Model confidence (mean pLDDT): 77 of 100. The RNA shown here (c-di-AMP riboswitch aptamer (ydaO/yuaA leader)) has 150 nucleotides and comes from a Verrucomicrobiota bacterium. Lineage of the source: Bacteria > Pseudomonadati > Verrucomicrobiota. It matches the Rfam family "c-di-AMP riboswitch aptamer (ydaO/yuaA leader)". About the family: This family represents a conserved RNA structure found upstream of the ydaO and yuaA genes in Bacillus subtilis and related genes in other bacteria. The ydaO/yuaA element is thought to act as a genetic 'off' switch for the ydaO and yuaA genes in its native state. It is believed that the element may be triggered during osmotic shock leading to activation of ydaO, a predicted amino acid transporter gene, and members of the yuaA-yubG operon which code for KtrA and KtrB K+ transporters.
């Protein structure tokens, strides 16, 4: 610095003691889904089992599991165009870039993961995460703030 992913209190362990780590709780901040009414909008594929149907192969309802180019969620990570197409080029869009903002020029990134047929928006109201990975670009303009001096 990226990122929501940070501040604090209280117990306990460790430390000779502060200071400091780690765990549980809790409380704050940041961040994300679900969720009326107004308006918009409409059901996939497989297995098991229960019942009913029927001459049968089978149908048709509910329940329970399982699967995803059906949908949908987090996030910047998107779509187009070519190709020799497990991929890779171009050129847009789009995110980073060090106190803060804005122009401009470099530089870098454009993953990955999650839900299980479902979720539009959305007041109450309810439920989730607070991780991880890395070493600092210049120039101008402006604000704030530290430090000296007088």
């Nucleotide at each position: 610095c990226u990122u929501a992913a940070u501040a604090g209190a209280u117990c306990g362990a460790c430390g000779a003691g502060u200071g400091g780590u780690c765990g549980a709780u809790u409380c704050a901040g940041c961040g994300g889904g679900g969720g009326a009414a107004c308006c918009a909008a409409u059901u996939u594929c497989u297995u098991u089992u229960u019942c009913g149907c029927g001459a049968a192969u089978g149908c048709g309802c509910a329940a329970a599991g399982g699967a995803u180019c059906g949908g949908g969620g987090c996030g910047a990570a998107c779509g187009a165009u070519g190709c020799g197409c497990g991929g890779c080029a171009u050129a847009g869009a789009g995110a980073g870039u060090a106190u803060u903002u804005a122009a401009u020029g470099g530089c870098u990134c454009u993953a990955g993961c999650c839900c299980g047929a479902c979720a539009g928006c959305u007041a109450a109201c309810u439920c989730c995460g607070u991780c991880g990975g890395c070493a600092a670009c210049a120039u101008u303009a402006a604000a704030a703030g530290g430090c000296a001096a007088a």